RNA sequence: ACGACCCUCGAGGGAGAGACCGGCCCGCUUCUAGCGUUUGGGCCGGCGCCGAAGGAGCAACCGCCCCCGGAAACUCUCAGGCAAAAGGACUUCGAGGCGAGG
Numbered sequence: 001a002c003g004a005c006c007c008u009c010g011a012g013g014g015a016g017a018g019a020c021c022g023g024c025c026c027g028c029u030u031c032u033a034g035c036g037u038u039u040g041g042g043c044c045g046g047c048g049c050c051g052a053a054g055g056a057g058c059a060a061c062c063g064c065c066c067c068c069g070g071a072a073a074c075u076c077u078c079a080g081g082c083a084a085a086a087g088g089a090c091u092u093c094g095a096g097g098c099g100a101g102g
Stems, first nucleotide, its partner, number of pairs: 002101001006097008018047001020046007027035003048082003054078001055076003061070003
């Protein structure tokens, strides 16, 4: 002097699936009352669905083989989600950190 993997920050991209149904509640004001009462929000219940936070699983595969262990965008759907917004695995660029290694 170069610098993999990994991590952090900034900017960009980033899918799927009911704005479903039922019950209860939530407003404002000039306050014996008047207006509003929804394409909104909260809680509970029901049916249908999605996979790309997280979590769990392993037939094949990898660790030469058994045992055992490991991983995914595969499987499950616990969690999460099903207008927009938010979130979002992953990814591109930039900056920084670490520093295997040559």